[in-house]
RNA sequence: UACUGGGUGCUGCGCAACUUUAGUACCGUGAACCGAGUCAGGGUAGGAAUACAGCAGCUCUCAGCGAACACAAAGUGUGCCGCAGUUUGCCUGGUAGCC
Numbered sequence: 001u002a003c004u005g006g007g008u009g010c011u012g013c014g015c016a017a018c019u020u021u022a023g024u025a026c027c028g029u030g031a032a033c034c035g036a037g038u039c040a041g042g043g044u045a046g047g048a049a050u051a052c053a054g055c056a057g058c059u060c061u062c063a064g065c066g067a068a069c070a071c072a073a074a075g076u077g078u079g080c081c082g083c084a085g086u087u088u089g090c091c092u093g094g095u096a097g098c099c
Base pairs, nucleotide, nucleotide: 001096002095003094004093005092006091007090008089009086010085011084012083013082014081015079016078017076018075019074020073021072023071024070027066028065029064035060036059037058038057043052044051045050
């Protein structure tokens, strides 16, 4: 000097982790009256049969709230996991040639 190997640094991309979100889905909760259904009791009409309205209760649910963490999005002074680049970052080894 050339070729080649190992370790490591930096950059980019990816992946994972973590955090956050007034996001999506699921679950739970959720209306004295101003949601729906069913309407005990009681009320009204009726000679009666029955009908009507309808409080409580129950059921379903809107808005909202909560939990959870499946998906989505964003971020990171997390990782050293993968790929590429840097021989024009660093350290180190081998082979050959020359001095």